A computed fold for a 348-nucleotide part of an RNA from a metagenome, annotated as large-subunit ribosomal RNA, domain IV.

Context: one part of a larger RNA
RNA sequence: UUCUGGUUAAGGAACUAGGCAAAAUAGCCCCGUAACUUCGGGAGAAGGGGUGCCCUUUAAUGUGAAUCGUACAGAGUAGCAUUUAGGGGCCGCAGUGAAGAGGCCCAAGCGACUGUUUAUCAAAAACACAGGUCUAUGCAAAGUAGAAAUACAACGUAUAUAGACUGACACCUGCCCGGUGCCGGAAGGUUAAAUGGAGAGGUUAGCGCGAGCGAAGCUUUGAAAUGAAGCCCCGGUAAACGGCGGCCGUAACUAUAACGGUCCUAAGGUAGCGAAAUUCCUUGUCGGGUAAGUUCCGACCUGCACGAAUGGUGCAACGACUUGGGCGCUGUCUCAACCAGGAACUCG
Numbered sequence: 001u002u003c004u005g006g007u008u009a010a011g012g013a014a015c016u017a018g019g020c021a022a023a024a025u026a027g028c029c030c031c032g033u034a035a036c037u038u039c040g041g042g043a044g045a046a047g048g049g050g051u052g053c054c055c056u057u058u059a060a061u062g063u064g065a066a067u068c069g070u071a072c073a074g075a076g077u078a079g080c081a082u083u084u085a086g087g088g089g090c091c092g093c094a095g096u097g098a099a100g101a102g103g104c105c106c107a108a109g110c111g112a113c114u115g116u117u118u119a120u121c122a123a124a125a126a127c128a129c130a131g132g133u134c135u136a137u138g139c140a141a142a143g144u145a146g147a148a149a150u151a152c153a154a155c156g157u158a159u160a161u162a163g164a165c166u167g168a169c170a171c172c173u174g175c176c177c178g179g180u181g182c183c184g185g186a187a188g189g190u191u192a193a194a195u196g197g198a199g200a201g202g203u204u205a206g207c208g209c210g211a212g213c214g215a216a217g218c219u220u221u222g223a224a225a226u227g228a229a230g231c232c233c234c235g236g237u238a239a240a241c242g243g244c245g246g247c248c249g250u251a252a253c254u255a256u257a258a259c260g261g262u263c264c265u266a267a268g269g270u271a272g273c274g275a276a277a278u279u280c281c282u283u284g285u286c287g288g289g290u291a292a293g294u295u296c297c298g299a300c301c302u303g304c305a306c307g308a309a310u311g312g313u314g315c316a317a318c319g320a321c322u323u324g325g326g327c328g329c330u331g332u333c334u335c336a337a338c339c340a341g342g343a344a345c346u347c348g
Base pairs, nucleotide, nucleotide: 001343002342003341004340005339006338007337008336010334011333014332019329027051028050029049030048031047036041038168052090053089054088055087056086057085059083060082061081062080063079067075068074091095103327104326105325106324107323108322109321110319111318115127116126131166132165133164134163135162136161137160143152144151145150169314170313171312172311174244175243176242179241180240181237182236183235184234185233188232189231190230194226195225199221200220201219202218203217206213207212245263246262247261248260249259272306273303284300285299286298287297288296
């Protein structure tokens, strides 16, 4: 110097990003116990008191010599054992005398909960979850694996199986189908292979004095016409993917605008919430808490850029979650000191 422990005057979080770490609490018995609540909880809430040993008394239970007895049943005083409730006494600073054994409260956020997870820096607000909704699937099911046979689904059968989203519970879940997707429709338009074969080219028997013409066959092409799904088209569908406006004016102080005008849109954000895990300006403004508060709580609404199953708002219980405050407690600190045992180090 360092590590692991122990103790500490006065103060008691002044430390610090943060009470990190440490201290404190602790068993059992009795009393007592709030808001809130899904009436189960919350709750060991909180907060108090007791706790050892000796003597004595009381009561209960068990057992039980003797005794009683209906005599192998049963009852049962004494004794013994365990406990209960009093009274008296004793000792210490201290009696769950050592060890082991909850700190607590208030408020808010998120997630309902128990659970699961990054083996080896993340345990969480992430995942899952019961519950909700939608979609597909009638059984040789849909879906999945496999060129296939076949297998799973399932030795199941729509109260089933598969896929997607949401995520207990309570109250709810508004408007938009123009775009994209999906579902339905089949009149018309478009459209592949295929069918079709008009026409055109090459070749040449033949004809022609020649230029050239040119049947059949073979061959190279090939128009019209016929021709499915799809797409166009017509409807439906948002707990499908998604979307949910601007400008101007107006009330007898001012301000504001219930009201009016106008443009655009598929429709212009409803309820609820709101400087929020979302607010840039911003340490917004007001109130609370503090002597003093960029955090916190309650409001306001000017929502840069909340908003309804990419769910909205609440919510008891729960949480090694996150945030703010308080009581207790302490070497975290003011501010450091001493002690014990290791290591470094020195000598050997």